[in-house]
RNA sequence: GCACGUAAGGUGUAAUCGGCUGCAUUCCAGUCUUCCAAACUGGCGGAACGGGUUCAAAUCCCGCUACGUGCU
Numbered sequence: 001g002c003a004c005g006u007a008a009g010g011u012g013u014a015a016u017c018g019g020c021u022g023c024a025u026u027c028c029a030g031u032c033u034u035c036c037a038a039a040c041u042g043g044c045g046g047a048a049c050g051g052g053u054u055c056a057a058a059u060c061c062c063g064c065u066a067c068g069u070g071c072u
Base pairs, nucleotide, nucleotide: 001071002070003069004068005067006066007065010025011024012023013022019055027043028042029041030040031039049063050062051061052060
């Protein structure tokens, strides 16, 4: 230099052909308890980044960044 793959709340992850971003955990609040823990209930928080296509994009297209694999 070229090809391919991966990137999602703090963390781990799901999503058949584009159609409400889901689950677990952490955190916060509450219930329970003499207190703590556990348990239970509720809540906050997300698509690496920049564009394009579309009524609608995690998903399709282009660029770019980081990491990984292979080739030279």